[in-house]
RNA sequence: UCAUCCAGAGGGACUGAGGGAAACGGCCCGUCGAAGUCCCGGCAACCGCCGCGUCAGCAACAUCGACGCGGACCUGGUGCCAAUUCCGUCCGGAGCGUUCGACGCCCGGAAAGAUGA
Numbered sequence: 001u002c003a004u005c006c007a008g009a010g011g012g013a014c015u016g017a018g019g020g021a022a023a024c025g026g027c028c029c030g031u032c033g034a035a036g037u038c039c040c041g042g043c044a045a046c047c048g049c050c051g052c053g054u055c056a057g058c059a060a061c062a063u064c065g066a067c068g069c070g071g072a073c074c075u076g077g078u079g080c081c082a083a084u085u086c087c088g089u090c091c092g093g094a095g096c097g098u099u100c101g102a103c104g105c106c107c108g109g110a111a112a113g114a115u116g117a
Base pairs, nucleotide, nucleotide: 001117002116003115004114005113010040011039012038013037014036018029019028020027023089024088025087026086041081042080043079046077047076048073049071050070051069052068053067054066055065085112090109091108092107093106095105096104097103
């Protein structure tokens, strides 16, 4: 910089009180065992790999390259396995509610963050 983020997937061992990124607010998870480490298992399809197609290229074909679709893959590289990235925060908005508020619901976007290339 670009893409994705309402889908999906948990058991065991050690340990023992916190955890859900940070701040604030909310709401949750947790001694029926949090976080962490290790083992095993799984999910997914970003990269890789395989197949097909289109384009590009060439006199033509092939290799290489770009893009798209599909596969889930022999110890391939990551990632992930409560809740939408748990929700809100900043901006905008037709509408509804309202105790009329710098409110709530709903919709879109941004910011921040995560993961990959």